Predicted 3D model of a 559-nucleotide part of an RNA (small-subunit ribosomal RNA, 5' domain) from a metagenome. The RNAcentral record of the full RNA draws on SILVA. Its mean pLDDT, the model's own confidence on a scale to 100, is 83.
Context: one part of a larger RNA
RNA sequence: GAACGAACGCUGGCGGCGUGGAUUAGGCAUGCAAGUCGAACGAGAAUCAUGAGCUUCAAGUUUUCGAACGAGAAGCUUAUGUGGAAAGUGGCGGAAGGGUGAGGAAUACAUGGGUAACCUACCCUUAAGUUGGGGAUAGCUCCGCGAAAGUGGAAUUAAUACCGAAUGUGGUCUUCUGUCGCAUGGCAGAAUAUCUAAAGACGGGGAUCUGUAAGGACCUGUCGCUUUUGGAUGGACCCAUGCCCUAUCAGCUUGUUGGUGAGGUAACGGCUCACCAAGGCUUACGGGUAGCUGGUCUGAGAGGAUGGUCAGCCACACUGGGACUGAGACACUGCCCAGACUCCUACGGGAGGCUGCAGUCGAGGAUCAUUCGCAAUGCGCGAAAGCGUGACGAUGCGACGCCGCGUGCAGGAUGACGGCCUUCGGGUUGUAAACUGCUGUCAUGAGGGAGAAACGGUCCGUGUGUUAAUAACACAUGGGAUUGAUAGUACCUCAAGAGGAAGCCACGGCUAACUCUGUGCCAGCAGCCGCGGUAAUACAGAGGUGGCAAGCGUUGUUC
Numbered sequence: 001g002a003a004c005g006a007a008c009g010c011u012g013g014c015g016g017c018g019u020g021g022a023u024u025a026g027g028c029a030u031g032c033a034a035g036u037c038g039a040a041c042g043a044g045a046a047u048c049a050u051g052a053g054c055u056u057c058a059a060g061u062u063u064u065c066g067a068a069c070g071a072g073a074a075g076c077u078u079a080u081g082u083g084g085a086a087a088g089u090g091g092c093g094g095a096a097g098g099g100u101g102a103g104g105a106a107u108a109c110a111u112g113g114g115u116a117a118c119c120u121a122c123c124c125u126u127a128a129g130u131u132g133g134g135g136a137u138a139g140c141u142c143c144g145c146g147a148a149a150g151u152g153g154a155a156u157u158a159a160u161a162c163c164g165a166a167u168g169u170g171g172u173c174u175u176c177u178g179u180c181g182c183a184u185g186g187c188a189g190a191a192u193a194u195c196u197a198a199a200g201a202c203g204g205g206g207a208u209c210u211g212u213a214a215g216g217a218c219c220u221g222u223c224g225c226u227u228u229u230g231g232a233u234g235g236a237c238c239c240a241u242g243c244c245c246u247a248u249c250a251g252c253u254u255g256u257u258g259g260u261g262a263g264g265u266a267a268c269g270g271c272u273c274a275c276c277a278a279g280g281c282u283u284a285c286g287g288g289u290a291g292c293u294g295g296u297c298u299g300a301g302a303g304g305a306u307g308g309u310c311a312g313c314c315a316c317a318c319u320g321g322g323a324c325u326g327a328g329a330c331a332c333u334g335c336c337c338a339g340a341c342u343c344c345u346a347c348g349g350g351a352g353g354c355u356g357c358a359g360u361c362g363a364g365g366a367u368c369a370u371u372c373g374c375a376a377u378g379c380g381c382g383a384a385a386g387c388g389u390g391a392c393g394a395u396g397c398g399a400c401g402c403c404g405c406g407u408g409c410a411g412g413a414u415g416a417c418g419g420c421c422u423u424c425g426g427g428u429u430g431u432a433a434a435c436u437g438c439u440g441u442c443a444u445g446a447g448g449g450a451g452a453a454a455c456g457g458u459c460c461g462u463g464u465g466u467u468a469a470u471a472a473c474a475c476a477u478g479g480g481a482u483u484g485a486u487a488g489u490a491c492c493u494c495a496a497g498a499g500g501a502a503g504c505c506a507c508g509g510c511u512a513a514c515u516c517u518g519u520g521c522c523a524g525c526a527g528c529c530g531c532g533g534u535a536a537u538a539c540a541g542a543g544g545u546g547g548c549a550a551g552c553g554u555u556g557u558u559c
């Protein structure tokens, strides 16, 4: 000199863009952060409509004065229709997105290769199918147990839930042939054997058949389902090189190193096991520290330091362990066990996990709102409308940083007053002020007012495809109306008035900037040299001056 996720002191006008728990991976009240699909399924509350029955009231009618009938109104029950709340079965998604950096010095990361050793839901693509049956179960209802969390039994019901059967375009194992090769082998074809599939939903329809009808068969469209080919995407594994300090750590290792066989895995492999051999490693083994990288800071560079925000990878989710489900996890807001802690309890037993967004306590020099919205971008589900989304988009707070703007401009000397200094003549503050004339950025008030909106759906049309079809559907396209949290924001115009907007540090040398007064080795200053013991340009105050400026200085850290 430059830099910072900074902190502290004094001061503080506006805007834009960024950025903000670095310490206790310490504990957490409260709210929210993952749902969605009724076009997979059965059942179905409230509401509304209609019908029936009962009860109460009742204008009125009749009357033998006991009562009877009674338009209508209200309530209850019930049936049918409407409607689709809250649950339940089922599907897909809860492995993404979001957070943090504890652990880990290599199963990490970075770069480059390899898999003749592999998997991949949704998506695109190839080929072929989607036949025919069965038994349950949740929910609801009933009966219990329990304070609760919850749980047992009985009966009953559905499915794109579950289970057999059939077929096998195919897939798999084995063998053979051909061909190729990088050892084991790869690719293509053939054969035998064995195993292995499926589910429907929502629309439309001329003829024909069936049915009392609704409808069904049949035809057709869309979305699905099953097997399969190739791809894409994502992942898994292997190899090489690079990657902090320490020898006051010198030897380490027994599934250890290799082989054979078996098991296991998506797959290779001591990954695991049995047997055999006795190997293997050498900055190993041990200890400390640390997430890695793209990058960032600095520097002429070489290098040094660093890894916050953003992006890629890894690891973790109260602590430790474990598997289940699934295409994918050994799973942050899933499950089980153990532990610590907190809470509820009827003392028998239960509930919980902010290293998500806000927020709170604690510790700390120190780090924000318990805000608004799904309008945009994306993600999940859905045929779609749409629903959800503390991702995200916004707003708020903090001079924490960078950048921009302003705090006025011009004229104005008898060089006023005041202050300070003085050799008492004057000098200086100083064109500075007053005063005169202007301007109107920002702030303030008033008015106008974009863009972020594209789609989707709906209404009216057109064309193409599909089809038996002018129906339905799909695609393309024209027109109309419609969708904004921010926010009446950006921006523009007008109004008034210099009005509302300057401080901080330094002045002995390094180092730009000097005098007076006070103090008297005291009080104090100080980055280094050093100042202060009676004239201190070095302490304190004042005037003046220098520097930077909405900041200035100090401290810390890096180069």
Stems, first nucleotide, its partner, number of pairs: 001559004006555005013405006019398002026361003030358003035092003040089002048081010060069003099316003109242007118235002123231002127227004131165001133163002141154005170196002172193001174191007200223006208217003244288003251281003256278008291313004295306004318339005341352004369395001371394003377391001378389004408438004418429004442500001444495005452486001456482001458480008503548005508529003514543005524531002